[in-house]
RNA sequence: GUAGGAGGGUUUGUCGCUGGCGGCAACGUCAGAGGAAAGUCCGGGCAACAGAGGGCACCGCGCUUCCUAACAGAAAGUCGUCCGUGAGGGUGAACUAUCGCAGAAGAGAAUGACCGCCUGCCUUGUGCGGGUAAGGGUGAGAAGGUGGGGUAAGAGCCCACCAGUCCUGCCGGUGACGGCGGGAGCUGUGCGAGUCGCGGGUUGUAAGAUCGAAUAUACCGACGCAUGUAGGGCUGCCCGUCCGAUGUCGGGGGGUAGAUUGCUUGAGGCUUAUGGUGACGUAAGUCCUAGAUUAAUGACAAACGCCCGUUCGCGGGUACAGAACUCGGCUUAUACGCCUACUCUC
Numbered sequence: 001g002u003a004g005g006a007g008g009g010u011u012u013g014u015c016g017c018u019g020g021c022g023g024c025a026a027c028g029u030c031a032g033a034g035g036a037a038a039g040u041c042c043g044g045g046c047a048a049c050a051g052a053g054g055g056c057a058c059c060g061c062g063c064u065u066c067c068u069a070a071c072a073g074a075a076a077g078u079c080g081u082c083c084g085u086g087a088g089g090g091u092g093a094a095c096u097a098u099c100g101c102a103g104a105a106g107a108g109a110a111u112g113a114c115c116g117c118c119u120g121c122c123u124u125g126u127g128c129g130g131g132u133a134a135g136g137g138u139g140a141g142a143a144g145g146u147g148g149g150g151u152a153a154g155a156g157c158c159c160a161c162c163a164g165u166c167c168u169g170c171c172g173g174u175g176a177c178g179g180c181g182g183g184a185g186c187u188g189u190g191c192g193a194g195u196c197g198c199g200g201g202u203u204g205u206a207a208g209a210u211c212g213a214a215u216a217u218a219c220c221g222a223c224g225c226a227u228g229u230a231g232g233g234c235u236g237c238c239c240g241u242c243c244g245a246u247g248u249c250g251g252g253g254g255g256u257a258g259a260u261u262g263c264u265u266g267a268g269g270c271u272u273a274u275g276g277u278g279a280c281g282u283a284a285g286u287c288c289u290a291g292a293u294u295a296a297u298g299a300c301a302a303a304c305g306c307c308c309g310u311u312c313g314c315g316g317g318u319a320c321a322g323a324a325c326u327c328g329g330c331u332u333a334u335a336c337g338c339c340u341a342c343u344c345u346c
Base pairs, nucleotide, nucleotide: 001342002341003340004339005338007336009304010303011302012301013300014299015298017032018031019030020029021028022027034320038331039330041329042328043327044326045325046204047203048202049201058200059199060198061197062196063077064076065075067073078093079092080091081090082089083088094195095194098193099192100191101190102189114136115135116132117131118130119129120128121127122125144162145161146160147159148158149157163187164186165184166183167182168181169180170179171178172177208261209260210259211258217253219251220250221249222248223247231243232242233241234240268287269286270285271284272283273282274281275280305318306317307316308315309314
């Protein structure tokens, strides 16, 4: 240098904070942040709401095998490409039937003729026409490359070899794919649309569940009040008939404040054995380790440890950071040393 791993503090005193247990109380006693608790970027559990079923649209993913509850994650691999002397690192990958786009330069970016080469004509020229992709020039890319044959000159036009594509045989591999042959002259570069396969409802624990004051009140009952009043229903109007407030007392549903729950025992941690290259799985044993709600986990002092420097007296440093339903990942931050394997140079 490369790849990976583990750690990132200990003790005491004083004063506090949150929770559990004991106590009538005073108080006592026990427990009390992280590897990322962070970003909230993916994926599960759980919950409420929505939803017959199917299709389209939209979004995400896209080499292979494997792991997992699941994933855009992880493991082991394949093929291409770029960087590095190297250990290693970055990046890409379904299909190509069909369609589209490509600035500048350049004659031409796929219906290629500017120069050059070959050739025809006559008006002999800085001419007109035909052929030609070998050579020049432009460009990221120019009709696969090199050599030979061939030709008027040339060209996969033909042949050999090489690179790739397609078809095919054998061998190896679970597979992506690899190795060795045979056949087809099939061969420009980049990007996009399109197609195929798989997956995807929305919102997040302030989800949600249970209980529930005070005050007001739907509704019910009793009493009171009136000529059954005000008012209302039937109605165009009158009569008639039916209902009937406003007050006091009692009952009472829903809901608010609030309380409890969700809440921390979980795809859990550790140790050992065992299967697997590995991610991971299995078995046994063992452990319980924060649950706040304006939000505790702190402040001060001292000693030790670790690291750096040293004039050997001592001096300096000790990071990033702070749980909020929970779990698996990813990403980002991190003083400082430590461990393992490998590479290069001397």
Bacterial RNase P class A from a sheep gut metagenome, 346 nucleotides, folded computationally. The coordinates come from a structure-prediction model, not an experiment, and the mean pLDDT is 76. Rfam family: Bacterial RNase P class A. Rfam classes the family as a ribozyme. From the family's description: Ribonuclease P (RNase P) is a ubiquitous endoribonuclease, found in archaea, bacteria and eukarya as well as chloroplasts and mitochondria.